This is a predicted structure of a 75-nucleotide RNA (c-di-GMP-I riboswitch aptamer) from an Actinomycetes bacterium. Taxonomically the source falls in Actinomycetes (Bacteria, Bacillati, Actinomycetota).
RNA sequence: AGGUGUAAAGGGCAAACCACUCGCGAGGGUGGGACGCAAAGCUCCAGGGCCCAAGAGGCCGGCUGAGCUGCCACC
Numbered sequence: 001a002g003g004u005g006u007a008a009a010g011g012g013c014a015a016a017c018c019a020c021u022c023g024c025g026a027g028g029g030u031g032g033g034a035c036g037c038a039a040a041g042c043u044c045c046a047g048g049g050c051c052c053a054a055g056a057g058g059c060c061g062g063c064u065g066a067g068c069u070g071c072c073a074c075c
Stems, first nucleotide, its partner, number of pairs: 002075004012037002017032006035062001041068003045065003048060004
């Protein structure tokens, strides 16, 4: 550097739901909470889904691919 994720160590993230809050909405933020996750870290680039006040608009990275970055172990 590349590949793999059976087990382990130290840890990490946090679905549904609840409270507060921002947004017309999809949905976002903070706290609680854990269904899960080896990229469930980041980016809407492609596909896909969704919303609208319909625009050269918006939302989803925990839908798939791709790009960039990263812990541990093994090969």